RNA sequence: AAACGAUAAUGGCAAACUUCGUGAAAGCGAAGGGCGCAAAACUAAAGGGGCUAAGUGGGAAACCAUAUGCCAGCCAGUUCCCGAA
Numbered sequence: 001a002a003a004c005g006a007u008a009a010u011g012g013c014a015a016a017c018u019u020c021g022u023g024a025a026a027g028c029g030a031a032g033g034g035c036g037c038a039a040a041a042c043u044a045a046a047g048g049g050g051c052u053a054a055g056u057g058g059g060a061a062a063c064c065a066u067a068u069g070c071c072a073g074c075c076a077g078u079u080c081c082c083g084a085a
Stems, first nucleotide, its partner, number of pairs: 004083002012037002017032006035073001041078003047075002049071003055066004
């Protein structure tokens, strides 16, 4: 230095759910909560994947297509604390 990851140390984050706000929705923010997490930090204007469909296009309608809206706690990339085996 890389890899690795404990019933170690010091800290950190916070799923579901509830309430409020926001948004067309997906989702997001705050408070409570705590399932879990060594990257559950950062990157969605330049990897893959997923969600939504306001607007737009199509349709007689039902509905279908579409991201310019999202998801980093799906994979990936980048960076970081500690040090038993």